Context: one part of a larger RNA
RNA sequence: GAGCGAACGCUGGCGGCGUGCUUAACACAUGCAAGUCGAACGUGAAAUGUAGCAAUACAGAGUAAAGUGGCGUACGGGUGAGUAACACGUGGGUAAUCUACCUUAGAGUCUGGGAUAACCUGCCGAAAGGCGGGCUAAUACUGGAUAGUUCAAGUUUGUUGUAAAGACAAGAUUGGGAAAGGGAGCCUGUAAGGGCCUUUGCUUUAAGAUGAGCCCGCGUCUGAUUAGCUAGUUGGUAAGGUAAUGGCUUACCAAGGCGAUGAUCAGUAGCUGGUCUGAGAGGAUGAUCAGCCACACUGGAACUGAAACACGGUCCAGACUCCUACGGGAGGCAGCAGUGGGGAAUCUUGCGCAAUGGACGAAAGUCUGACGCAGCCACGCCGCGUGAGUGAAGAAGGCCUUCGGGUUGUAAAGCUCUGUCGGAAGGGACAAAAACCCCCUUGGUUAAUAGCCUUGGGGCUUGAUGGUACCUUUAAAGGAAGCACCGGCUAACUUCGUGCCAGCAGCCGCGGUAAUACGAAGGGUGCAAGCGUUGCUC
Numbered sequence: 001g002a003g004c005g006a007a008c009g010c011u012g013g014c015g016g017c018g019u020g021c022u023u024a025a026c027a028c029a030u031g032c033a034a035g036u037c038g039a040a041c042g043u044g045a046a047a048u049g050u051a052g053c054a055a056u057a058c059a060g061a062g063u064a065a066a067g068u069g070g071c072g073u074a075c076g077g078g079u080g081a082g083u084a085a086c087a088c089g090u091g092g093g094u095a096a097u098c099u100a101c102c103u104u105a106g107a108g109u110c111u112g113g114g115a116u117a118a119c120c121u122g123c124c125g126a127a128a129g130g131c132g133g134g135c136u137a138a139u140a141c142u143g144g145a146u147a148g149u150u151c152a153a154g155u156u157u158g159u160u161g162u163a164a165a166g167a168c169a170a171g172a173u174u175g176g177g178a179a180a181g182g183g184a185g186c187c188u189g190u191a192a193g194g195g196c197c198u199u200u201g202c203u204u205u206a207a208g209a210u211g212a213g214c215c216c217g218c219g220u221c222u223g224a225u226u227a228g229c230u231a232g233u234u235g236g237u238a239a240g241g242u243a244a245u246g247g248c249u250u251a252c253c254a255a256g257g258c259g260a261u262g263a264u265c266a267g268u269a270g271c272u273g274g275u276c277u278g279a280g281a282g283g284a285u286g287a288u289c290a291g292c293c294a295c296a297c298u299g300g301a302a303c304u305g306a307a308a309c310a311c312g313g314u315c316c317a318g319a320c321u322c323c324u325a326c327g328g329g330a331g332g333c334a335g336c337a338g339u340g341g342g343g344a345a346u347c348u349u350g351c352g353c354a355a356u357g358g359a360c361g362a363a364a365g366u367c368u369g370a371c372g373c374a375g376c377c378a379c380g381c382c383g384c385g386u387g388a389g390u391g392a393a394g395a396a397g398g399c400c401u402u403c404g405g406g407u408u409g410u411a412a413a414g415c416u417c418u419g420u421c422g423g424a425a426g427g428g429a430c431a432a433a434a435a436c437c438c439c440c441u442u443g444g445u446u447a448a449u450a451g452c453c454u455u456g457g458g459g460c461u462u463g464a465u466g467g468u469a470c471c472u473u474u475a476a477a478g479g480a481a482g483c484a485c486c487g488g489c490u491a492a493c494u495u496c497g498u499g500c501c502a503g504c505a506g507c508c509g510c511g512g513u514a515a516u517a518c519g520a521a522g523g524g525u526g527c528a529a530g531c532g533u534u535g536c537u538c
Base pairs, nucleotide, nucleotide: 001538002537003536004535006534007533008532009531010530013384014383015382016381017380018379020376021342026340027339028338030337031336032335035071036070037069040068041067043065048059049058050057051056078295079294080293088219089218090217091216092215093214094213097212098211102208103207104206105205106204107203108202109201110144111143112142113141119134120133121132122131123130124129151175152174153173155171156170157169158168159167160166181200182199183198185196186195187194188193221267222266223265228258229257230256233255234254235253236252237251238250239249240248270292271291272290273289274285275284276283277282297318298317299316300315301314320331321330322329323328348374350373351372352371356370357368358367359366360365387417388416389415390414397408398407399406400405421479423474424473425472426471427470431465437459438458439457440456443453444452445451482527483526484525485524486523487508488507489506493522494521495520496519497518503510504509
C1' cells in the first nucleotide's frame, strides 16, 4: 500500500446491488419446511336447506374424510463434526458392473384362486396403542398356460481384440421364467353383458440417454525430541457373498508385505473451481456462488426400494428433555423463522406460489420456508446530495499581536437564482408467456363425419413484489457533516494551562516553568457519510 463474512469508538441524509453465528456438530418452546393420484379399489358422513303434522324423503354428495394400492419421500434445503483417504483434483479403465422415471424399436397382455384393511362388533389400556370375531374390493397377493440366447451346461462358425485373460454376432441341443387393468367413443342387447376402435397403463426383449458403483497413474499440510510397522497381515487354492472385481468373508497352504524416495505414530484439516496479495515466481486462504465428499442427538444394525444402510423412516443401546393413573409412553431445528446459552460479533416467529424449478396427476389442480419478493444492520461496493452566482463597510464576534495591525474571510449577512434527494398530491408499469377452457382449422388413426392424437389462427384468464419503480405537479435553501491528525518519519502552528506531575507514544522519543510532542482554544492538513483504532493475510 492492498484486502476482510470483521469487531470497537465517535458520527450518520438518500438510493441501487450484494453480504450477514467465523464462537457451543450447545440445548431447543411454537408454527410451517413432502406430498399427490377418485382416469387403480371398496367404503362413505355432517352442518344447512326444501317438502311434510310427524316418521321420513330429497338436495348438500358419491362431496368431505379415513383406509387398501401406485408414484414420490435417496431430489431439493442445512452443516463441516469426522476424514491426510482413491476423500478431492486431473487423466484413464470397467473385456468386472447396475440404472426407476424418459426416448426408439420388436413381441405379448390368456385362464383361475384365496385373503385383507377400511366398515360392523366384543375386549384390554391413563395414554401411546393393541387383541379377537364377522363382511368386502383392486393395477394388492397368488396357481396354471404361452413366449427364450437374458441365464446355466456343453458346442460350431464368423468378426474383433488384449501384456494375458477374452468380447460381439449368428445357429443347433437340454433345463428353467411374464403380465393388469383403467378412461373416452360407436354398435348390439330388456338386462347382465358382448363386439369394434382409440388412448393410457402392464409384461418381456434389444438399444439409447441419464445417474451411479468399483479399479488404476500422477498431485495433495506439519513433526524423526515418532524408526521400525503388520497374523486376514502379504500371496495362492477352493467356497461363500455382491449388480460387480477383490482377504470383502471363511477353510486350507506358503511366509510374506510396507519403510530414511519417511512406513508406523502423533498433531492439524472437508477437497476443488476459485478468493486475497504480488510485476511475476510465489505466499496466504477455501465466507457468499458452483462441483465433489462426509454427517443428521451419540454409537450400532438392517428393512423397503432402481438407488439408502435413509436429516423431518424402522429396530437396539446410551445421554438428555417431556407426559404418566408409576404399569408404561413420546422426542431429536447442522430445514425456514424464532428462543436460551456461548461470544468482540452476525437479521423477521414477514408475503406469495405471479415467475423459474421440483413431486404427484390424463388434466384442472394440489403441495413446495426450493425459489421469487419484502423486513433489519453504513457490514461491503457503487452512485447522489447537504446548494449555485454575486457580495469588502474586508461587519460583528473569536484568536493572535511588535497595539500599527493580522487572521477566521467571499466566509457570513444582503441581493439574484436553481430544485437533485427527502416531504405532499396525482397518474402508473415491464416482468405474462402460457397451460386449461371455447370457436374455427390441417393431417393421422378408424367402418365412422364419434372419440382420441396433432398443425395453425382467434378469444378468455392469471402479479406476492406494489399503488413499488417511473412520470407529472407543488411549496421551500428550507430537513441533511463528521472523524482523525498537525515534533521527525508525514501534508498541516500559534497562544494559554500543567511543571519528570497529569499525561502522550507505531518507531525515534516528549513532559523537571516560555512544551509546535501532555490538556484546551484559535488556526491548519487529510479523508468524507463516513473517519479512526484493533485483529488477520500478502

Description
Predicted 3D model of a 538-nucleotide part of an RNA (small-subunit ribosomal RNA, 5' domain) from an Oligoflexia bacterium. The prediction has a mean pLDDT of 81.